[in-house]
Molecule: transfer RNA
Organism: Candidatus Portnoybacteria bacterium CG10_big_fil_rev_8_21_14_0_10_40_22
RNA sequence: GUCCCUAUAGCUCAAUUGGAUAGAGCGCAGGCCUCCGAAGCCUGAGACUCCCUGUUCGAGCCAGGGUAGGGACA
Repeated sequence: GUCCCUAUAGCUCAAUUGGAUAGAGCGCAGGCCUCCGAAGCCUGAGACUCCCUGUUCGAGCCAGGGUAGGGACA
């Protein structure tokens, strides 16, 4: 320098061919239980999806340009 992959909750990951309220596990908070704690059970908070622009009735998903990380070739 060219090309490819990835970016969604504090962490690890889903989300079908673009379709209406973006979910799960762990973790966190509260409650139940217990003499107390752990375990177990119940409830809850938490991401406008890396950034900007566009396409569309509608974008996590498609297009263009960036940023960051990883990889291949030179």